This is a predicted structure of a 77-nucleotide RNA (transfer RNA) from a Planctomycetaceae bacterium.
It matches the Rfam family "tRNA". Rfam links the family to the GO term triplet codon-amino acid adaptor activity.
The coordinates come from a structure-prediction model, not an experiment, and the mean pLDDT is 81.
RNA sequence: GGUCCGGUAGCUCAGUUGGUUAGAGCAGGGAACUCAUAAUUCCUUGGUCGGGGGUUCGAGUCCCUCCCGGACUACCA
Numbered sequence: 001g002g003u004c005c006g007g008u009a010g011c012u013c014a015g016u017u018g019g020u021u022a023g024a025g026c027a028g029g030g031a032a033c034u035c036a037u038a039a040u041u042c043c044u045u046g047g048u049c050g051g052g053g054g055u056u057c058g059a060g061u062c063c064c065u066c067c068c069g070g071a072c073u074a075c076c077a
Base pairs, nucleotide, nucleotide: 001073002072003071004070005069006068007067010026011025012024013023019057028044029043030042031041032040050066051065052064053063054062
């Protein structure tokens, strides 16, 4: 340099053929329970869907470009 995969909540990850309100577990907050703590149960906060542009009535999803991470591979020396 080339090819491919990935970037979605604080962390780890889902998200179907483009379609109404973007979700789960853990974590955080609150409550119940307990003499108290832990555990458990219930409720709940939290998102520029990596940035920008485009297509579309409608984009996390499709197209272009850039950034970041990973894997494979080639060249030079």